RNAcentral holds the sequence, with entries from ENA. Predicted 3D model of a 73-nucleotide RNA (transfer RNA) from a Pseudomonadota bacterium. Taxonomically the source falls in Pseudomonadota (Bacteria, Pseudomonadati). Rfam family: tRNA. Its family is annotated with triplet codon-amino acid adaptor activity in the Gene Ontology.
């Protein structure tokens, strides 16, 4: 330099162009003499790497850029 995959909650990952979610972690409660485990609940995103475009509507489609991983040279 070229090709491909990826970037979404603290972590691991979902989401057919139509309400951004789950598990784990953390927090609260129940249970226990107490802890762990288990059960229940609420919360957690300047709304999806950054900037534009298309669209009634974009995490998703298009363009540019940044970063990570893999391959080729």
């Nucleotide at each position: 330099g070229c090709c491909g995959a990826g970037g979404u909650a603290g972590c691991u990952c979902a989401a057919u162009g139509g309400c951004a979610g789950a598990g784990c972690a953390g927090c609260g409660c129940u249970u226990u003499u107490g802890u762990a485990a288990a059960g229940c609940g609420a919360a957690g995103g300047u709304u999806u790497g950054c900037g534009g475009g298309u669209u009634c509507a974009a995490g998703u489609c298009c363009c540019g850029c940044c970063c990570u991983c893999g391959g080729c040279u």